[in-house]
Context: one part of a larger RNA
RNA sequence: UGACGGGGGCCCGCACAAGCGGUGGAGCAUGUGGUUCAAUUCGACGCAACGCGAAGAACCUUACCUGGGUUAAAUCCCAGUUGUAAGCCUCAGAGAUGAGGCCCUCCCGCAAGGGACGGCUGGGAAGGUGCUGCAUGGCUGUCGUCAGCUCGUGUCGUGAGAUGUUGGGUUAAGUCCCGCAACGAGCGCAACCCUUACCACUAGUUGCCAGCAUUUAGUUGGGCACUCUAGCGGAACUGCCGGUGAUAAACCGGAGGAAGGUGGGGAUGACGUCAAGUCAUCAUGGCCUUUAUGUCCAGGGCUACACACGUGCUACAAUGGACGGUACAAAGCGCUGCGAAGCCGCGAGGUGGAGCUAAUCGCAAAAAACCGUUCUCAGUUCGGAUUGCAGGCUGCAACUCGCCUGCAUGAAGCUGGAAUCGCUAGUAAUGGCAGAUCAGCACGCUGCCGUGAAUACGUUCCCGGGCCUUGUACA
Numbered sequence: 001u002g003a004c005g006g007g008g009g010c011c012c013g014c015a016c017a018a019g020c021g022g023u024g025g026a027g028c029a030u031g032u033g034g035u036u037c038a039a040u041u042c043g044a045c046g047c048a049a050c051g052c053g054a055a056g057a058a059c060c061u062u063a064c065c066u067g068g069g070u071u072a073a074a075u076c077c078c079a080g081u082u083g084u085a086a087g088c089c090u091c092a093g094a095g096a097u098g099a100g101g102c103c104c105u106c107c108c109g110c111a112a113g114g115g116a117c118g119g120c121u122g123g124g125a126a127g128g129u130g131c132u133g134c135a136u137g138g139c140u141g142u143c144g145u146c147a148g149c150u151c152g153u154g155u156c157g158u159g160a161g162a163u164g165u166u167g168g169g170u171u172a173a174g175u176c177c178c179g180c181a182a183c184g185a186g187c188g189c190a191a192c193c194c195u196u197a198c199c200a201c202u203a204g205u206u207g208c209c210a211g212c213a214u215u216u217a218g219u220u221g222g223g224c225a226c227u228c229u230a231g232c233g234g235a236a237c238u239g240c241c242g243g244u245g246a247u248a249a250a251c252c253g254g255a256g257g258a259a260g261g262u263g264g265g266g267a268u269g270a271c272g273u274c275a276a277g278u279c280a281u282c283a284u285g286g287c288c289u290u291u292a293u294g295u296c297c298a299g300g301g302c303u304a305c306a307c308a309c310g311u312g313c314u315a316c317a318a319u320g321g322a323c324g325g326u327a328c329a330a331a332g333c334g335c336u337g338c339g340a341a342g343c344c345g346c347g348a349g350g351u352g353g354a355g356c357u358a359a360u361c362g363c364a365a366a367a368a369a370c371c372g373u374u375c376u377c378a379g380u381u382c383g384g385a386u387u388g389c390a391g392g393c394u395g396c397a398a399c400u401c402g403c404c405u406g407c408a409u410g411a412a413g414c415u416g417g418a419a420u421c422g423c424u425a426g427u428a429a430u431g432g433c434a435g436a437u438c439a440g441c442a443c444g445c446u447g448c449c450g451u452g453a454a455u456a457c458g459u460u461c462c463c464g465g466g467c468c469u470u471g472u473a474c475a
Base pairs, nucleotide, nucleotide: 001475002474003472004471005470007469008468009467010466011465012464013463015459016458019423020422021421022420023419026314027313028312029311030310031309032308033307034305035304042053043052064300065299066298067297068296069295070294075125076124077123078122079121080120081119082118083117087102088101089100090099091098092097105116106115107114108113127289128288130287131286132285136283137282138278139277140276141274143272148187149186150185151184152183153182154163155162156161167178168177169176193266194265195264196263198234199233201231202230203229204228207224208223209222212221213220237260240254241253242252243251244250316416320375321374322373323372324371325370332363333362334361337356338355342351343350344349382413387408388407389406390405391404392403393402429451430450431449432448433447434446435445
């Protein structure tokens, strides 16, 4: 100087407390461990691994296993040889591949020959998802959006170092004010950026419709006031008032205002820590391999199943289930695409093909909600696992191993022990919608809107963190 203390002081955080809803019990989905297996490819392991890499394993992917083949691909150099290559067809084969047939170059030149392009053979480079993340770059997680981390000059100290950065207040903040052997500065904080909340202006189609006319319908005439869209501005700064305070910084209350003290949300992550993660995105040193640890192909596996754990979904019902009727979104996506109306089917779906390169057309029905009817507390008209049969869709192909529909079947489950998680407001809880990946496959992920709470006395305690101080046999 740090680190540590079941030392002290001050302060903060859904850290506790106060509340609301979960997990832990059930069934299923998914990841992991274990076990099994020819193989169940590999990585990730407290927080910070375990719906993680994987924004999508039937083949492919695919790295694994079994078996069958072999220089598979890219580009270049040297030597030789050739137009046998490519394409099409046939046969053998699981295919990779092998055999055969058809067809078959161009330019210069009379010719010999030369050149271009392509193939073949030999040689050299190659190839490796093989090892080392404890040799590395790059990228990332984490402490933590915590308020810290440093430097120059000066001063103090023999020196390591100290000071500044400590102190008194204050703040979300090393934020600001005051004081001070310090004076300044840098990286962080904040602001600048995006979005959302209010208003004005500009613009008025594909958007909108107040008044006028018209219609089944903003459909048409008409209009651009309103909504909306998207561009440019304004608006919030403790600016104003009162109080507290050291007359300061600031805090408390109030006014006006769409918004009030960082307005809400996002992006943004200092010096560093964990030899944290990744050699399997990529790049790369070294090592290993070269008729194989490379590469091609078929089939299988990654989907196994006495079990254990994590993360979710669906429930256990009446604030509910079922049936009928009737409303109100936002954000997206669409030409190898979205696919309307109509018709067929109980349905998944089929047929059909209008319109749309999309404020025009389509996906598209929003659902919970609301209004009626029914069920009447039961393992039930709750719950839907499991299984049987019959179908649909995608795709070369759904047996291993996809999703969906109909009929039948109707399991466990009556609120979950010890323990444990999330959340402070348009939040939790709850309801649906869209997108990426994608032929197909979503209870996961990423967004969007609808309905919409309870509670916070407080900082004694648990956990994590910041500052000062103290002890130390630790570095």
This is a predicted structure of a 475-nucleotide part of an RNA (small-subunit ribosomal RNA, 3' major domain) from a soil metagenome.
The coordinates come from a structure-prediction model, not an experiment, and the mean pLDDT is 84.